[in-house]
């Protein structure tokens, strides 16, 4: 100098003007009027994110259900730890990839059972032997123990097919062969040692136990009650309907009473009260907790404990958090000037992402222009 | 806030259980016709929405993402 690997931080700054949401104090209107309630305005103040996203997991919270167990169904699947919990995180083991830093893994079971393995190939799983090799019989040529044809047997070493062919390589052995025998490797069983464990190392025994596929059905083990802030709680209009209670009179005429007239009336359809529930509103909900940062201690780490040192105030509901301009910053293109040159100065154009809260928290996944920092690896060159 | 489904040629859609993808319409060429349409004959066109994985092999199975649709409260 180039090419990379792992981890972390940040996500333009500043000023002016205009605008939006919330809204204490304050001002104004209305109601009761002691002090509050409600509506409107509003100086100052506050006003998105690392992912607010996807809604893929798991909690908090709330309601419903609940003696116990089994089946069904879902999820997960090496070991140990962390956590409120997890399919998350940390550390480790095994397998795989990369020269390396490092990265990836759905990593239980294929002698419990069932299914599937196209084409090719003799055969795709109870090895039905195609070519080849060896060999017995018959027969032909030849007549010598050689060759051809046919038939029976042995053989999984060789050829060929395939993604995959019944442990691999080498030696011995054999009629030819074969774990038939031996050495090494692989595999299985078992023992010892190390490790909490997954597992590793070493020894002994076994001659090989009989392909792959479980992201095919399945089996084994672990685990899971359901629903979700439109949960839930409170207040509660109009209309209709439900329940309960009340009530025989009222007005006119007239000095008054009787009388007379009008209206109303009993299953009440009238009046009042009660409760359920709808629209709507308030709450849940915004301040403060599985909080952030920092110090100390424990732990390899995830994380935990402690101190309390510093700090925390978005809250909409057809849904606010923005726009314009100036200057600065970064990148890129371009013009001019200076300079031996890397380059420097001045000017102009363009660009600066992904995306946006909606009860809340921990993760995962996905999107993201750029900028910065730390550690490490490989290559080239120089000393 | 839950649940379910789809994406295959230009368009609409297929393909028992993974074995190498087709049909109709459309398009192109030729024949027929004076010409067009219709008809007849032939042909081209796909890495299956994207990425990764499992498998000998993926449109199909699994995971993540994108887009679209349906449904419940």
């Nucleotide at each position: 100098g180039g090419a990379g690997u792992g981890g972390g931080u940040u996500g333009g700054g500043u000023g002016a003007u205009c605008g939006c949401g919330c809204g204490u104090a304050c001002c104004g209107g209305c109601c009761c009027c002691a002090g509050g309630g409600u509506c409107g305005g509003c100086a100052a103040g506050c006003g998105a994110g690392g992912a607010a996203a996807g809604u893929c997991c798991g909690g908090g919270c709330u309601c419903c259900a609940c003696a116990g167990g089994a089946c069904a169904g879902g999820a997960c699947g090496c070991u140990g730890g962390g956590u409120a919990a997890c399919u998350c995180c940390c550390a480790g083991g095994a397998g795989g990839g990369g020269c390396g830093a490092c990265c990836c893994u759905a990593c239980a079971g294929a002698c419990a059972g069932u299914g599937c393995c196209a084409c090719a190939g003799a055969a795709a799983a109870u090895a039905c032997a195609c070519c080849g090799c060896c060999u017995g019989g018959a027969u032909c040529g030849a007549u010598a123990c050689c060759g051809g044809u046919u038939u029976g047997g042995g053989u999984a070493a060789g050829g060929g097919u395939g993604a995959a062919a019944a442990g691999g390589u080498g030696a011995g052995g054999u009629a030819a062969g074969a774990g038939c025998u031996c050495a090494c490797c692989g595999c299985g069983u078992u023992c010892g040692c190390g490790g909490c464990g997954a597992c590793g190392c070493g020894g002994a025994c076994g001659g090989c136990a009989g392909g792959g596929u479980a992201a095919a059905c399945c089996u084994c083990g672990u685990u899971c009650g359901g629903a979700g802030c439109a949960a839930g709680g409170c207040c509660a209009a109009a209309u209709a309907g439900g329940g309960g209670a009340g009530c025989a009179g009222a007005g006119g005429u007239g000095g008054u009473c009787c009388g007379c007239c009008u209206c109303g009336c009993a299953c009440g359809a009238c009046u009042c009260c009660c409760g359920g529930g709808u629209a709507g509103g308030c709450u849940g909900c915004a301040a403060a907790g599985a909080g952030a940062c920092g110090g100390c201690g424990g732990g390899u780490a995830a994380c935990c404990g402690u101190c309390g040192g510093u700090c925390c105030a978005a809250g909409a509901u057809g849904a606010a958090u923005g726009a314009u301009c100036g200057c600065c910053c970064c990148g890129u293109c371009u013009g001019g000037c200076c300079c031996u040159g890397u380059g420097g100065c001045c000017g102009g154009g363009c660009g600066g992402a992904c995306a946006g809260a909606a009860c809340u928290c921990g993760g995962c996944u996905u999107a993201u222009a750029g900028a910065c920092c730390c550690a490490c690896u490989c290559c080239a060159u120089a000393c | 806030g839950g649940g379910c489904c789809g994406c295959u040629a230009g368009c609409u859609c297929a393909a028992g259980u993974g074995g190498u993808a087709g049909a109709g319409c459309a398009c192109c060429u030729g024949c027929c016709u004076u010409u067009u349409a219709a008809g007849c004959a032939g042909g081209g066109g796909g890495u299956a929405c994207c990425g990764a994985g499992u498998u000998c092999g993926a449109a199909c199975c699994u995971c993540g993402g994108g887009c679209g649709g349906c449904u419940c409260a």
Two RNAs folded together computationally: RNase P RNA and transfer RNA, 456 nucleotides in total. Rfam match: Bacterial RNase P class A. It is annotated as a ribozyme.